[in-house]
Formats: sequence, C1' cells, structure tokens
RNA sequence: GCCGAGGUGGCGGAAUUGGCAGACGCGCAUGACUCAGGAUCAUGUGGGGUGACCCGUGCGGGUUCAAAUCCCGCCCUCGGCA
Repeated sequence: GCCGAGGUGGCGGAAUUGGCAGACGCGCAUGACUCAGGAUCAUGUGGGGUGACCCGUGCGGGUUCAAAUCCCGCCCUCGGCA
C1' cells in the first nucleotide's frame, strides 16, 4: 500500500436487516436477610437540567419523515496479502 472484519453506557455484548438505542449478563447503589460479611432476594442504574425537555452508537459530512443500521471522507483495533 491492497483486501476483509470491527469501534454502541463503568465492562462484556444485543438491537429480528431503516422505525421505542442500550435487551441480557457483569459491575455499582439502596434495601431485605445476617452478630458481621459472603451467598441469595427486591428495586434502581447513559449524560445534562429543579422541571418541561435537551444530548448521546469512533470523528466529520450526506440521504431520509426517520440512520447504530444506507452513502462519502477520516481516525483507531484485529486478521490476511504484498
């Protein structure tokens, strides 16, 4: 340099092929249980705001009523070729 796969909350990892972003698990917070802890159980858990709401899928543009998903450019990671 060329080809392919990928980048989503604190972490892993989904999103049924353009239509409620973050299911599920881990972690964390609070509570129950316990002398106390562990285990277990219940509830909650992206960010900002008192609130109505606003923002958020690597970065910047585009298409569309609507984009994590499609198109263009760039960055990074992994694999292959040279």
The RNA shown here (transfer RNA) has 82 nucleotides and comes from Fervidobacterium nodosum Rt17-B1.
The sequence is in RNAcentral, with records from Rfam.
Lineage of the source: Bacteria > Thermotogota > Thermotogae > Thermotogales > Fervidobacterium nodosum.